[in-house]
Context: one part of a larger RNA
């Protein structure tokens, strides 16, 4: 001197874009943050309309069409999106490679195919038990829910050839055997869509590896599934991953192993650079979701708002059980020197789901609070000496505040009052002679912005002033009360301590303090 997610003191007009628990990964009252699809499925209910019977004439009871509800089968999503750094010195993360050791839902391109049956089962209807969470029997039904058959290769699996390759192995060369699939719906009858097996793209993703990547030797040795091999199980997939059995080896002063701490990174800060420091906000990656541990479903989880075990806390209980997880958005307590609205909207932009219309979305877009931070105004301009009073100071003459101020003349930023009043909004939709038409939508916000009106009127402060380091005088105090970053200053003339006038600096902010260069 810069910087800071700061904070504390005094002070405090307005906007702009940004930012806001750095501690207790502590504990949470309440609302909301993940649903969607009837064009996959039955069965209920509720409204209208029409027909039919019954007839007491305006009420049942049925049939159909059309529309609505909220359960319940299915189907996608729910592993995205949003939080946090607890753990972790680790192929965690960065950065180049390998994967002849792998997977990949929806998307895109091709190639084939979708024949023909069958058995249940919640929903619903009876019984039961239980305070409740819920749980159990009987009966009865459907589907793109489930199981068979039937066909099918360039799929898969085996053998046996051949080619090709350093390569354990590849190959849409050939021969033979064997397995294995499917579902409808919607329709202006033109198709539209979804479904099965394969081939390839495209996206993701899993796994191996060079290198980097804190401190400590007041940690010197560490390791028994360990360190290889053979058979065996797992896995999409290579492995001591995991297991019988054989070897006994691995590893280390080029710091193993242990102990502290700590997510990595692109960036951020400072410096001429080198380089030290730092990982707040955004953006990538990785790890956690009350502590532990486990699978299961599924392209994808060992799953923040799922399941099951076990623990601790908390709640309800009829004492027999049960019911919960804000490191999601606000918000409570708590902790602390400190950190915000129990706001509005899905208009946009993005994701789910759905042909669509749309629903959902505390991702997000916005408002709210805070001088927390950068930047931009503005607290008036111009004239105005009998240099007014006034107040300091004085050698009593004067100096000085000081053109400041009254006072004339202007102007109107910004705050105030009326007015007018956006852009972010084309996409969807429905018509269409394919040129084009027409309709619907903004939380922000009556906001920006622009127009008018009035009127100097509502808008300055902090530190400081002995030297460093710009800026001095009087009084008070008397090694007292005090300053103080460093030298120091105060004991009776104090420019260093109060308080005054006067000055210098920065200025909606000054200073202080803690951290970083």
């Nucleotide at each position: 001197g810069a910087g800071u997610c700061a904070a504390c003191g005094u002070u405090g007009g307005c906007g702009g874009c940004g930012u806001g628990c750095g501690u207790a990964a502590c504990a949470c009252a309440u609302g909301c943050a993940a649903g969607u699809c009837g064009a996959a499925c039955g069965a209920u209910c509720c409204u209208u309309a029409a027909g039919u019977g019954g007839c007491u004439u305006g009420c049942c009871a049925u049939u159909u069409a059309a529309g609505g509800a909220g359960a319940g089968u299915g189907g996608c999503g729910a592993a995205c999106g949003g939080g946090u750094g607890a753990g972790u010195a680790a192929c965690a993360c960065g950065u180049g490679a390998g994967u002849a050791a792998u997977c990949u839902g929806c998307c895109c391109u091709c190639g084939a195919g979708c024949g023909g049956g069958g058995a249940a089962u919640a929903a619903c209807u009876c019984c039961g038990c239980g305070a409740a969470a819920g749980c159990g029997g009987u009966g009865c039904u459907a589907a793109u829910a489930c199981c068979g058959c039937a066909u099918a290769a360039c799929a898969c699996u085996c053998u046996a050839a051949a080619g090709c390759a350093c390569a354990u192995g590849c190959u849409u060369u050939u021969a033979g055997a064997g397995u294995c699939a499917a579902a409808g719906c919607c329709u202006u009858c033109g198709g539209g869509u979804g479904c099965u097996c394969g081939a390839g793209g495209a996206u993701g993703a899993g796994c191996u590896u060079g290198c980097g990547c804190c401190a400590u030797a007041u940690u010197a040795g560490c390791u028994u599934g360990u360190u290889g091999g053979u058979g065996g199980g797992g896995u999409a997939a290579u492995g001591g991953c995991c297991u019988a059995c054989c070897a006994a080896g691995g590893u280390u002063a080029u710091g193993a192993u242990g102990u502290g701490u700590a997510g990595c990174c692109g960036g951020c800060c400072u410096g001429a650079g080198a380089g030290g420091g730092u990982g707040u906000a955004c953006g990538g990656c990785c790890a956690c979701a009350c502590u532990g541990g486990a699978a299961a479903u599924g392209c994808g989880a060992c799953a923040c708002g799922g399941u099951c075990c076990a623990g601790a806390c908390u709640c309800c209980u009829a004492c027999g059980g049960g019911a919960g997880g804000c490191a999601g958005c606000a918000g409570u307590g708590g902790g602390g020197a400190a950190u915000u609205u129990u706001g509005c909207g899905c208009a946009a932009u993005g994701g789910g789901c759905g042909a669509a219309a749309g629903c959902c979305u505390g991702a997000c877009g916005c408002a709210g609070c805070g001088a927390c931070g950068c930047c931009g105004c503005g607290u008036g301009g111009a004239g105005g000496a009998u240099g007014a009073c006034g107040g300091c100071c004085u050698u009593c003459g004067g100096g000085u505040u000081g053109u400041a101020a009254a006072c004339u003349c202007c102007u109107g930023u910004c705050a105030g009052a009326g007015g007018u009043g956006a852009a972010g909004a084309a996409a969807g939709c429905c018509c269409u002679u394919c040129g084009g038409g027409g309709c619907c939508u903004g939380a922000c916000g009556g906001u920006a912005a622009c127009c008018u009106c009035a009127g100097a009127g509502g808008a300055a402060g902090c530190c400081c002033c002995g030297g460093c380091u710009a800026a001095c005088u009087a009084c008070g105090u008397g090694c007292c009360a005090g300053c103080a970053g460093c030298c120091g200053c105060g004991g009776u003339a104090a420019u260093a301590c109060g308080u005054a006038g006067g000055g210098g600096g920065c200025a909606a902010a000054c200073g202080u303090u803690g951290c970083u260069c």